[in-house]
Context: one part of a larger RNA
RNA sequence: UGACGGGGGCCCGCACAAGCAGCGGAGCAUGUUGUUUAAUUCGAAGCAACGCGAAGAACCUUACCAGGUCUUGACAUCGAGGUAAAGCCGUAAGAGAUUACGGUGAGGCUUCGGCCGACCGAAGACAGGUGGUGCAUGGUUGUCGUCAGCUCGUGUCGUGAGAUGUUGGGUUAAGUCCCGCAACGAGCGCAACCCUUGUUUCCAGUUACUAACGCGUAGAGGCGAGGACUCUGGAGAGACCGCCGGGGACAACUCGGAGGAAGGUGGGGACGACGUCAAAUCAUCAUGCCCCUUAUGACCUGGGCUACAAACGUGCUACAAUGGCGUUAACAAAGAGGAGCGAAGCCGCAAGGCGGAGCGGAUCUCAAAAAAGACGUCCCAGUUCGGAUUGUGGGCUGCAACCCGCCCACAUGAAGUUGGAGUUGCUAGUAAUCGCGGAUCAGAAUGCCGCGGUGAAUACGUUCCCGGGCCUUGUACA
Repeated sequence: UGACGGGGGCCCGCACAAGCAGCGGAGCAUGUUGUUUAAUUCGAAGCAACGCGAAGAACCUUACCAGGUCUUGACAUCGAGGUAAAGCCGUAAGAGAUUACGGUGAGGCUUCGGCCGACCGAAGACAGGUGGUGCAUGGUUGUCGUCAGCUCGUGUCGUGAGAUGUUGGGUUAAGUCCCGCAACGAGCGCAACCCUUGUUUCCAGUUACUAACGCGUAGAGGCGAGGACUCUGGAGAGACCGCCGGGGACAACUCGGAGGAAGGUGGGGACGACGUCAAAUCAUCAUGCCCCUUAUGACCUGGGCUACAAACGUGCUACAAUGGCGUUAACAAAGAGGAGCGAAGCCGCAAGGCGGAGCGGAUCUCAAAAAAGACGUCCCAGUUCGGAUUGUGGGCUGCAACCCGCCCACAUGAAGUUGGAGUUGCUAGUAAUCGCGGAUCAGAAUGCCGCGGUGAAUACGUUCCCGGGCCUUGUACA
């Protein structure tokens, strides 16, 4: 100087407390351990691994296993020499990779010598490796933590390590600001500048809108028209403790009030200092070294990653009446669409099929929002709750749904009656609850990323638990 303390002081944070909803019990989904296996590819490991890499494993993916094959190679450059091709089509063998044969094809420039391009290709240089090492590395990322800290120059003090500044009195979300002070300044952080949302003005007005006028309809901004309104999207305004009052040191600041759409950082996001964890990643990529080279490389078929005594994490659905079921007039936002979204109409109980209008889209389509409301029914039961499991029949995608997809109908109707010790999230348009969209994607979400609808309770307080900041003290630790 740090670090640590079941030392002290001050102060924060859904840290506790106060509340609400969960998890832990059930079934299922998913990840992991373990076990099994020819293989169940690999990585991730307290917080900060475990719906994580994977924004999507039937083949492919795929890295694993079995079998069948190749050896200058599936891919790149050079290459003596060779062919007119390469490719495509067909036939035959084969699980296919591949092999044999037949057909088709047979480029450009040219001084007609040839050259270029393509393909085959000996020998060899070399390729290739998701093989090892994240404790050799770059890059990227997590975490403490959006915590308020981390430093430097000069000066001063100290033999020196170092101190001072950065401590102190206040204050703040903040090393934020004020005052003081052997310090005076500065840098990286904080804040602001950026995006979005909340109010308004101006400009613009189609595909959006419709107040007035006219036309028109079963109903309709459907049409003429309009530029008011909504909305769209561009430029501005607006909030600054600016105003008033109290407190304070006449400061910083703080409390209350007015005005205001908004008030003290308005809400949300992006943004992550010096550093810590030899943290994670050699399997995104790059890369040193080591290793393999008729194999640890490459191709193919099939299998596996989907196994199942058990354990754990994360979710979904429930156990019901604030509910289930049936009928019935509602109301969103944000998105996506051309190898695409696919309307009307018709067929089917339905999944879906036929159909093909319109739309590269403020125009058309996906698209029905759902919870809510109204009416009816059930009457507390393992039920008209719950839907696992299983059977049968069908639909869709795809070369192909046996291993191993999703969906529909009928039948079946399991566990489950609120979950021990313990434990998680959340302070407001939040929790809870309800549906909608998107990426990936042929198909395949209860996951992920977004969107809106309905919409709470509680916070006395900081003694305690956890994490953190500042000062101080002890120390046999560095």
Molecule: small-subunit ribosomal RNA, 3' major domain
Organism: uncultured bacterium